[in-house]
Context: one part of a larger RNA
RNA sequence: CCCUCGUUAAGGAACUCGGCAAAUUGGCCCCGUAACUUCGGAAGAAGGGGUGCCUCCCGGGGUGAGGUUCUGAAAGACGGGCCAAGCCCUGGGGGGUCGCAGCGAACAGGCCCGGGCGACUGUUUACCAAAAACACAACUCCCUGCCAAGCCGUAAGGCGCGGUAUAGGGGGUGACGCCUGCCCAAUGCCGGUAGGUGAAGGGGAGGGGUUAGCCCCCAAGGCGAAGCCCCAAACCGAAGCCCCGGUGAAUGGCGGCCGUAACUAUAACGGUCCUAAGGUAGCGAAAUUCCUCGUCGGGUAAGUUCCGACCUGCACGAAUGGCGUAACGACCUGGGCACUGUCUCAACGAGGGACCCG
Numbered sequence: 001c002c003c004u005c006g007u008u009a010a011g012g013a014a015c016u017c018g019g020c021a022a023a024u025u026g027g028c029c030c031c032g033u034a035a036c037u038u039c040g041g042a043a044g045a046a047g048g049g050g051u052g053c054c055u056c057c058c059g060g061g062g063u064g065a066g067g068u069u070c071u072g073a074a075a076g077a078c079g080g081g082c083c084a085a086g087c088c089c090u091g092g093g094g095g096g097u098c099g100c101a102g103c104g105a106a107c108a109g110g111c112c113c114g115g116g117c118g119a120c121u122g123u124u125u126a127c128c129a130a131a132a133a134c135a136c137a138a139c140u141c142c143c144u145g146c147c148a149a150g151c152c153g154u155a156a157g158g159c160g161c162g163g164u165a166u167a168g169g170g171g172g173u174g175a176c177g178c179c180u181g182c183c184c185a186a187u188g189c190c191g192g193u194a195g196g197u198g199a200a201g202g203g204g205a206g207g208g209g210u211u212a213g214c215c216c217c218c219a220a221g222g223c224g225a226a227g228c229c230c231c232a233a234a235c236c237g238a239a240g241c242c243c244c245g246g247u248g249a250a251u252g253g254c255g256g257c258c259g260u261a262a263c264u265a266u267a268a269c270g271g272u273c274c275u276a277a278g279g280u281a282g283c284g285a286a287a288u289u290c291c292u293c294g295u296c297g298g299g300u301a302a303g304u305u306c307c308g309a310c311c312u313g314c315a316c317g318a319a320u321g322g323c324g325u326a327a328c329g330a331c332c333u334g335g336g337c338a339c340u341g342u343c344u345c346a347a348c349g350a351g352g353g354a355c356c357c358g
Stems, first nucleotide, its partner, number of pairs: 001353008010344002014342001019339001027051005036041001038175001052097012066083005098102001110337007117329002122134002138173007150159003176324004181254003186251002188247005195242003201236002206231005213223003255273005282316001283313001294310005
């Protein structure tokens, strides 16, 4: 010096990203407990007092020696009622007594106030993340009439289900409370079928190949039936697409410029351009605010954090839900009380290392 422990004057978070770590608290009994609240809770809120041993008195519960009594002519046995010692458990009161200290050791909550997120108990990255992530009851949309939809399998077959729409599958939101606006132009889905487009196929106008034969004195050349073969127009051809509608708790989207009120400022108001429609309620420098340590208020002697406001929302906003919310949380964040070696600032002690000798 390192590790693991113990103690510490005065101060008490001045440490630090942050009270991390440590300390405080701690069992049981009694008293006593606020806001808020979904009336359950919050609560072990908070905050107090008590706690050993000896002795006396009073009481409760259990067991019950023994005694007494009833039925019986009597005794006894057995049974029932009453009284009741002792022993066991336990409560209350008085007196006394020892120590610094009585749950005498060990095990055994620190507490309060404000805010964010998630309702909650749960689940998760086996081995750096336990969370505000996942799940969740609940809400909602879509599909599915049963040989269901969906899923596994080439198939047979199986799951769904020996279920049947209060069922099953899929998507989203995520207790509860108050709510959930506008846009169907685009994309998707659903419905529609007149027209357009539209493959194979049907159809076969027309064209072509081949050549018996014919033209020609011959040759070269030309024409060319049937058959076989090839190409092929019109026309008839489904879904789909185009087209016409619907649909947002479907994918998604939800404007700009200029002017205007008798101080100023601001603009209820007006004009204009664009759009499918231009963001309603509620919230707002927010887990979202760049400028920004915004401005004002609170808290501090002093506050880039925190809380309350304001609204200029770079770039909140309504089930990719909006705003609240008691309870809950090894979550995140601000403050306070208590307490401390975290610190001022270090010291001593214990065990084990390091180091020296062997």

Description:
This is a predicted structure of a 358-nucleotide part of an RNA (large-subunit ribosomal RNA, domain IV) from a Pseudomonadota bacterium. RNAcentral holds the full RNA, with entries from ENA. Rfam family: Bacterial large subunit ribosomal RNA. Gene Ontology terms of the family: structural constituent of ribosome and ribosome.